Large-subunit ribosomal RNA, domain II from a marine sediment metagenome, 715 nucleotides, folded computationally. Its mean pLDDT, the model's own confidence on a scale to 100, is 82. The full RNA is in RNAcentral, with records from MGnify.
Context: one part of a larger RNA
RNA sequence: GCCAGAGAGUUUGUUCUGUUGGCGAGGUUAACCCAAAAGGGAAGCCGUAGGGAAACCAACAGGUCCGUAGCAUGCAUGGGACGACGUAUUAAAAGUGCGUGGAGUCAGCAGGACAAGACCCGAAGCCCAGUGAUCUAUGCGUGGGCAGGUUGAAGCGUGACGAAAGUUGCGUGGAGGACCGCAAGCGGUAUUGAUAUGCAAAUCAUUCGUGUGACCUGCGUAUAGGGGUGAAAGGCCAAUCGAACUGGGCAUCAUCUGGUUCCUCUCGAAACAUGCCGUAGCAUGACCUGGCCUGAGGUAGACGGUGAGGUAGAGCACUGAUUGGGGAAGUCGGGGGAGAAAUCCCUCGCUCUCCUGUCAAACUCCAAAUUCCCCGUCGCCGUAGAAGGCUGGUAGUCCGCACUACGGGGUAAGCUUGUAGUGCGUAAGGGAAACAACCCAGACCGUGGUUAAUGUCCCUCAAUGUAGGCUAAGUGUUAAUACUAAAAGACGUCCGAGGCCUAAGACAACUGGGAGGUGAGCUUAGAAGCAGCUAUCCUUCAAAAAGUGCGUAACAGCUUACCAGUCGAGGUUUCGGGCACUGAAAAUGGACGGGGCUCAAGCCUACUACAGAUACCACGGACCACACUUUGUGUGAUGGCGUAGAGAGGCGUUCCGCUUGGGCAGAAGCAGGGCCGUGAGGUCCUGUGGACCGGGCGGAAAUGAGAAUUCUGGC
Numbered sequence: 001g002c003c004a005g006a007g008a009g010u011u012u013g014u015u016c017u018g019u020u021g022g023c024g025a026g027g028u029u030a031a032c033c034c035a036a037a038a039g040g041g042a043a044g045c046c047g048u049a050g051g052g053a054a055a056c057c058a059a060c061a062g063g064u065c066c067g068u069a070g071c072a073u074g075c076a077u078g079g080g081a082c083g084a085c086g087u088a089u090u091a092a093a094a095g096u097g098c099g100u101g102g103a104g105u106c107a108g109c110a111g112g113a114c115a116a117g118a119c120c121c122g123a124a125g126c127c128c129a130g131u132g133a134u135c136u137a138u139g140c141g142u143g144g145g146c147a148g149g150u151u152g153a154a155g156c157g158u159g160a161c162g163a164a165a166g167u168u169g170c171g172u173g174g175a176g177g178a179c180c181g182c183a184a185g186c187g188g189u190a191u192u193g194a195u196a197u198g199c200a201a202a203u204c205a206u207u208c209g210u211g212u213g214a215c216c217u218g219c220g221u222a223u224a225g226g227g228g229u230g231a232a233a234g235g236c237c238a239a240u241c242g243a244a245c246u247g248g249g250c251a252u253c254a255u256c257u258g259g260u261u262c263c264u265c266u267c268g269a270a271a272c273a274u275g276c277c278g279u280a281g282c283a284u285g286a287c288c289u290g291g292c293c294u295g296a297g298g299u300a301g302a303c304g305g306u307g308a309g310g311u312a313g314a315g316c317a318c319u320g321a322u323u324g325g326g327g328a329a330g331u332c333g334g335g336g337g338a339g340a341a342a343u344c345c346c347u348c349g350c351u352c353u354c355c356u357g358u359c360a361a362a363c364u365c366c367a368a369a370u371u372c373c374c375c376g377u378c379g380c381c382g383u384a385g386a387a388g389g390c391u392g393g394u395a396g397u398c399c400g401c402a403c404u405a406c407g408g409g410g411u412a413a414g415c416u417u418g419u420a421g422u423g424c425g426u427a428a429g430g431g432a433a434a435c436a437a438c439c440c441a442g443a444c445c446g447u448g449g450u451u452a453a454u455g456u457c458c459c460u461c462a463a464u465g466u467a468g469g470c471u472a473a474g475u476g477u478u479a480a481u482a483c484u485a486a487a488a489g490a491c492g493u494c495c496g497a498g499g500c501c502u503a504a505g506a507c508a509a510c511u512g513g514g515a516g517g518u519g520a521g522c523u524u525a526g527a528a529g530c531a532g533c534u535a536u537c538c539u540u541c542a543a544a545a546a547g548u549g550c551g552u553a554a555c556a557g558c559u560u561a562c563c564a565g566u567c568g569a570g571g572u573u574u575c576g577g578g579c580a581c582u583g584a585a586a587a588u589g590g591a592c593g594g595g596g597c598u599c600a601a602g603c604c605u606a607c608u609a610c611a612g613a614u615a616c617c618a619c620g621g622a623c624c625a626c627a628c629u630u631u632g633u634g635u636g637a638u639g640g641c642g643u644a645g646a647g648a649g650g651c652g653u654u655c656c657g658c659u660u661g662g663g664c665a666g667a668a669g670c671a672g673g674g675c676c677g678u679g680a681g682g683u684c685c686u687g688u689g690g691a692c693c694g695g696g697c698g699g700a701a702a703u704g705a706g707a708a709u710u711c712u713g714g715c
Base pairs, nucleotide, nucleotide: 001715002714003713004712005711006710011116012115013114014113015112016111017110018109019108020107021106022105023104026046027045028044032040033039050057051056060083063082064081065080066079070075071074084100085099086098087097088096089095119259120258122256126249127248128247129246130245131244137223138222139221140220141219142218143217144216145215146213148180149179150178151176155172156171157170158169159168160167161166185210186209187208190206191205193204194203225241227237228236229235262650263649264648265647266646267645272285273284274283275282276281287396289393291390292389293388297381298380299379301378302377303376304375305374307372308371313366314364315363319360320359321358324355325354326353327352328351330350332349333348334347335346336345337344338343400424401423402422403421404420405419406418407417408416409415429440430439431438444621445620446619447618448617449616450615454611455610456609457595458594459593463608465607466606467605468604469603470602476597477596488582489581492579493578494577495576496575497574498573499572500571501570509566510565511564512563513562515539516538517537520534521533522532545560549558550557623639624636625635626634627633628632651704653701654700655699656698657697658696659695660694661693662692669688670687671686672685673684674683675682676681
């Protein structure tokens, strides 16, 4: 891992609600007795009266009206409104609170709550009583062990020197937590080697430390769990240690994780608000669901009408902000100048005013579209019960997320935080290559057709469709989104609107001219159109600069402006728009989904066909709701998705009571197959098997497995 088996809302008590039944202003017994499902037992409990803290006081069997069912055309059960009453408050009233015109109680069943292990499994831990020092830590008692080699302390002997103290040589001697050492023993440094379901729950190899000492070791003995022991690492105390092990409290508690077993039908959420030591939770409300009450209107839509509003936009009339300019006076402030000073002038700022250009959530002289209340009409729904209400039973939910529009925060974010709507959550189907949320569309089942979004060259269902443009970049072939792409730049190209020139000939090109005063003046070695500075005139002309660029040392030379001729029709410039271009960078070769596509199979505009979904339509069927002539038929355009969850009806398993059947001429079980039922399931046949097993009506449950790092067994 697979298979088989086991495996989770139970039981008791109390209580609430619903429902079924008995009795009913009453209902009922408990323990217990007994001749035992009988009968007895009324102690007790609930109800029949409330109000008040208490003292204490103490209520409509119906006075008026409305009106549902029903009967029937005004009566009216239930109900409601008014009135009345009890009590508390008060000195007394009024007002207010609670109550009053008789329904309860017992039992069964179902659903909740509470107490218990309380749906099941799951801690780490805490406490109590004991067991351990055969491992290991330390102490104590008593024993054992340490090859071989090296060094050579003190002391001693003796020689030399010395007056002596002593110094020194040689010898002897054999000290040391001395030295070497894979003898043994003890240890465990490095390879971060091998091993890693190992030889081994700590080993192996090589290497390494120590090896007469604070040494190693046998046996015995002592210390015990908040305790021991510790040359101290939170180490060790039997493979267990930041508190051992065994048993018990114990099914500890768990706002936490995981799991929780058959079917069908109806409805169907919330991830919000408030409070809580509350933010992994709980309670209450909102939202879901079942039931009941009531009894006539309701309003998702359209149009018309009376009204409401201050957002978008816009504006500057207010409040503020704000560009440039003009004017004025006050000198109120700063700076500068003149003057001996008074004072005057210039300038900047402030204030006021005019023109001009702007901005605002907390500005508004203005001001929408949408929107909302009410009224009317239509539509639709409604006595087959709408709207509304509930005293009530019962949940789940309290991590939400995405898109669109509008806001706050943030440089931004698949960011965060709001409001409104829609969706996912809880929604399948078609499209977007794939893709919770985007687009289309809300799936009872079957058959056939028509469309939606989106598409129609091939993969691949349907147009190589029609008409007109654009693009040359493979731009593109991507609705949006992820897929990035911008500022900026450019004789790409198409379209539009202006200005100017142009048959008195434009623009471009070519031919010719492009002069004189003069080499302007200054500067300078030189400066002659062309280093630099100043000025930039006059003349002749069709036209020609005191010179546009190149060039020279300076000249020269070439060229331009400008003019004429040749030519012969548009040229030039500015602005706006469409589609393209550059800007444009990522690691194996590579992605428009791919192939591929260029008057497209790209982009824009118009049009016609076709394809295309569980949408829509038709037919058949089962169900749901409702009605009735409840068998059956009819109605449903406005019934059918569904997680959490609520409600309803069923299937099956085991056992019990009553009843009715089958079986050795073959029961249960097992295997294979047929048929029936929406389904859980039922039934039949054949084989195997070899002795029990069903149906009906009731009852009771240790009653249904695929998941729990589930348990046991097998493989």